SAM riboswitch aptamer (S box leader) from a Chloroflexota bacterium, 101 nucleotides, folded computationally. The organism belongs to Chloroflexota, within Bacteria. The model forms 97% of the base pairs in the Rfam consensus. The coordinates come from a structure-prediction model, not an experiment, and the mean pLDDT is 87. It was read from a public genome assembly, where an Rfam model found it.
RNA sequence: CGCUCAUCAAGAGAGGUGGAGGGACCGGCCCGCUGAAACCUCGGCAACCGCUCACGCAGACUGGUGCCAACUCCGGCAGAAGGGAUUCUGAAAGAUGAGAG
Numbered sequence: 001c002g003c004u005c006a007u008c009a010a011g012a013g014a015g016g017u018g019g020a021g022g023g024a025c026c027g028g029c030c031c032g033c034u035g036a037a038a039c040c041u042c043g044g045c046a047a048c049c050g051c052u053c054a055c056g057c058a059g060a061c062u063g064g065u066g067c068c069a070a071c072u073c074c075g076g077c078a079g080a081a082g083g084g085a086u087u088c089u090g091a092a093a094g095a096u097g098a099g100a101g
Base pairs, nucleotide, nucleotide: 001101003099004098005097006096007095008094013042014041015040016039017038021031022030023029025076026075027074028073043068044067045066048064049063051059052058053056072093077090078089079088080087081086
């Protein structure tokens, strides 16, 4: 870096440094000097791998990740319903994990 599989309606933040940006991309709409990103410390959520056994819609979180505004913030393609606003479904794209290259 692309490929395969699984999941994505739940859950979980304080302090320090830092200074204007951030929410993948595009369009919206939001968040941000009552302090963004990033980094550090401590904490938490979840339980994919791993672990344990009573082998299950099981348990605990010591380990490997991940995550801690908004459904993956909403839409971006196709289909269905509707006069319409809009709603619903499935893709695509993205994210995370595991695996084979």